[in-house]
This is a predicted structure of an 81-nucleotide RNA (c-di-GMP-I-GGC riboswitch aptamer) from a soil metagenome.
The coordinates come from a structure-prediction model, not an experiment, and the mean pLDDT is 83.
RNA sequence: CUGAUAAAGCCAAACCCGCCGCGAGGCGGGGACGGAAAGCCACGGGUCUCUCAGAGUGCGAGGAGACAGCCGGGUUGCCUA
Numbered sequence: 001c002u003g004a005u006a007a008a009g010c011c012a013a014a015c016c017c018g019c020c021g022c023g024a025g026g027c028g029g030g031g032a033c034g035g036a037a038a039g040c041c042a043c044g045g046g047u048c049u050c051u052c053a054g055a056g057u058g059c060g061a062g063g064a065g066a067c068a069g070c071c072g073g074g075u076u077g078c079c080u081a
Stems, first nucleotide, its partner, number of pairs: 003079001010035002015030006033069001039075003043072003046067006054059001
């Protein structure tokens, strides 16, 4: 560098239960679709939630948030034919 039908381990989608949150969602338990960073960081893009100036409506500047298992970036890291 690569990522096995290797070894040792690790994480855990949907769904169900409990708790928290207005919500997106989060945490814990069960559960495994998957994962080689599915460890960590909201920095860029994106999606989503709440709020809200303006507005006849559609919309939506701004504000506050969520997602790292959407993509990129940063950073740390196990094994390796």

The model forms 95% of the base pairs in the Rfam consensus.